[in-house]
A computed fold for a 112-nucleotide RNA from Gallionellales bacterium 39-52-133, annotated as Guanidine-I riboswitch aptamer. It was read from a public genome assembly, where an Rfam model found it. Its Rfam family is "Guanidine-I riboswitch aptamer". Its family is annotated with regulation of gene expression in the Gene Ontology. For this family Rfam cites "Structural basis for guanidine sensing by the ykkC family of riboswitches" (Battaglia et al., RNA, 2017).

């Protein structure tokens, strides 16, 4: 200096808000049975523990897939095995979903 490979997918987690679902607070209503309650509905609320959801380029596990080597076998193709599939500090800011996030702009700006 110049090619090739160095990926992709689930599954969980860190982590996130709040579209449902519980919770909880106001109202309304209010059975059995007088009052209350229970149980309905409606509006708030996530500094509400949680269920559904969203979720890593630098987070776990795992599948496939790529490189190379033997071997069948001698040249391709295939098939089987076995190694490898590194390293990674990083904003603000803006999208996007119901909202928000380590998601997405982005292995970006920038830094070593």
């Nucleotide at each position: 200096u110049u090619g090739a490979a160095u990926g992709a997918g689930a599954a969980c987690u860190a982590g996130g808000g709040u579209u449902c679902c519980g919770g909880c607070u106001a109202u309304u209503u209010g059975a059995c049975g007088a009052a209350a309650c229970a149980g309905a509905a409606u509006a708030g609320u996530g500094a509400c523990u949680g269920g559904u959801c969203c979720g890593a380029g630098a987070g776990u596990u795992u599948u496939c897939g790529g490189u190379c080597u033997u071997a069948u076998a001698u040249a391709a193709a295939a098939u089987a095995a076995g190694a490898c599939u590194c390293c990674a500090c990083g904003g603000a800011g803006g999208g996007a979903u119901a909202a928000a996030a380590g998601c997405c702009c982005g292995g970006g700006a920038g830094g070593u």